The prediction has a mean pLDDT of 88. A computed fold for a 325-nucleotide part of an RNA from a freshwater metagenome, annotated as large-subunit ribosomal RNA, domain IV.
[in-house]
Context: one part of a larger RNA
RNA sequence: UCAUGGUUAAGGAAUUAGGCAAAUUUACCCUGUAACUUCGGGAGAAGGGGUGCCUCAGCAAUGAGGCCGCAGUGAAUAGGCCCAGGCGACUGUUUAUCAAAAACACAAGGCUCUGCUAAGUCGAAAGAUGAUGUAUAGGGUCUGACACCUGCCCGGUGCUGGAAGGUUAAGAGGGGAUGUUAGCGCAAGCGAAGCAUUGAAUCGAAGCCCCAGUAAACGGCGGCCGUAACUAUAACGGUCCUAAGGUAGCGAAAUUCCUUGUCGGGUAAGUUCCGACCUGCACGAAUGGUGUAACGAUCUGGGCACUGUCUCAACCGUGAGCUCG
Numbered sequence: 001u002c003a004u005g006g007u008u009a010a011g012g013a014a015u016u017a018g019g020c021a022a023a024u025u026u027a028c029c030c031u032g033u034a035a036c037u038u039c040g041g042g043a044g045a046a047g048g049g050g051u052g053c054c055u056c057a058g059c060a061a062u063g064a065g066g067c068c069g070c071a072g073u074g075a076a077u078a079g080g081c082c083c084a085g086g087c088g089a090c091u092g093u094u095u096a097u098c099a100a101a102a103a104c105a106c107a108a109g110g111c112u113c114u115g116c117u118a119a120g121u122c123g124a125a126a127g128a129u130g131a132u133g134u135a136u137a138g139g140g141u142c143u144g145a146c147a148c149c150u151g152c153c154c155g156g157u158g159c160u161g162g163a164a165g166g167u168u169a170a171g172a173g174g175g176g177a178u179g180u181u182a183g184c185g186c187a188a189g190c191g192a193a194g195c196a197u198u199g200a201a202u203c204g205a206a207g208c209c210c211c212a213g214u215a216a217a218c219g220g221c222g223g224c225c226g227u228a229a230c231u232a233u234a235a236c237g238g239u240c241c242u243a244a245g246g247u248a249g250c251g252a253a254a255u256u257c258c259u260u261g262u263c264g265g266g267u268a269a270g271u272u273c274c275g276a277c278c279u280g281c282a283c284g285a286a287u288g289g290u291g292u293a294a295c296g297a298u299c300u301g302g303g304c305a306c307u308g309u310c311u312c313a314a315c316c317g318u319g320a321g322c323u324c325g
Stems, first nucleotide, its partner, number of pairs: 001320008010311002014309001019306001027051005036041001038145001052067006068072001080304007087296002092104002108143007120129003146291004151221003156218002158214005165209003171203002176198005183190002222240005249283001250280001261277005
């Protein structure tokens, strides 16, 4: 010096990004226990008291009396607690080897496909699975307990349905055209049939165009101007655009740039925190909205207790390092 233990005057978080680490608490018995709540919980809430030995009585539980120490669960093992908020309901799962979480899952809710040789999946097929199941079943997808709810838009994209018209493939069709040449012609040339090449009209499905439906499908949910007898603001009016112009609820938020917004609380002092306001750069309703008891090695703020975290360091062990051997 490093590692790991023990103790410490006075103070007690002044340390620090942060009480990280350490300390406090701890067993059993008795007592006592708030808000809130889904009435189960919360709860070991919190808080307070007790615990040894001897004699006597008693079957015992226990009771009466006495004794000692600073200390009686005499050593060891054995919750620190409270308040408020965010997120996720919960138990669970996860990055084997830097992330355990607010991520995943979940019970529950919705939409959608599937009538059985089911849909879906694997396979070239046979076949297998689904399932020795049968719509209270199986597949896909989204949300994610519970409570209260889940607004408007079908113009675009998707999906479903429709079939009148337009467009449209292979195929069918074969008007015609070209090549070849029997023949005709003095020649130029014409040219039947066959064969070969090419091929117009016409017929021709789904799809697309088209017409409807559908948002717990993908998604979307405006601008400008004026107006009230102080001022300010605008219930009101005008106008443009749109498929429709954001409803309830929430809101400087895990979302707020300006911003340490403004006001209130907490502190002597608070860019964090809590409660409000609403001017929402750029919340918003199953990409769910708002609440919520219980739960969490979760995140944030505060308090009590406690402490070598610190003021500020000291001493004592153990193991290394170092020296000698």

The full RNA is in RNAcentral, with records from SILVA.